This is a predicted structure of a 107-nucleotide RNA (TPP riboswitch aptamer (THI element)) from a Hyphomicrobiales bacterium. Lineage of the source: Bacteria > Pseudomonadati > Pseudomonadota > Alphaproteobacteria > Hyphomicrobiales. It was read from a public genome assembly, where an Rfam model found it. The coordinates come from a structure-prediction model, not an experiment, and the mean pLDDT is 76. It matches the Rfam family "TPP riboswitch aptamer (THI element)". Rfam describes the family as follows. Vitamin B(1) in its active form thiamin pyrophosphate (TPP) is an essential coenzyme that is synthesised by coupling of pyrimidine and thiazole moieties in bacteria.

RNA sequence: CUGCUCUCAACGGGGUGCCAUUUAUUUGGCUGAGACUGGCUUUACCGCCUAAACCCGCUGAACCUGAUCUGGAUUAUGCCAGCGGAGGGAUUGCGAGCGGGCUUUCA
Numbered sequence: 001c002u003g004c005u006c007u008c009a010a011c012g013g014g015g016u017g018c019c020a021u022u023u024a025u026u027u028g029g030c031u032g033a034g035a036c037u038g039g040c041u042u043u044a045c046c047g048c049c050u051a052a053a054c055c056c057g058c059u060g061a062a063c064c065u066g067a068u069c070u071g072g073a074u075u076a077u078g079c080c081a082g083c084g085g086a087g088g089g090a091u092u093g094c095g096a097g098c099g100g101g102c103u104u105u106c107a
Base pairs, nucleotide, nucleotide: 001100002099003098004097005096006095008093009092010091011057012056013055014054017030018029019028020027038049039048040047063088064087065086069082070081071080072079
């Protein structure tokens, strides 16, 4: 000088479903890392925004498209598998460890 790996920090990305019940995510249940807090609108539902937590950041299956997809289960659902050696998709830094190269000095 440089390669790789790891922790941490800041920054950034992302999703928030299904069933029963209820005026109402009101109360409970299923899977999962995560199914939310507080709001906006509405008679209500739907929809939208947002805090926190969680996960992920090119070693990229976090997540999205394909998808109102296909097969199998289930009360039901991306619940499981395929799709998927398909396409897209969000970064820097300090430190530590393990190497490599160059230069100098000594033997």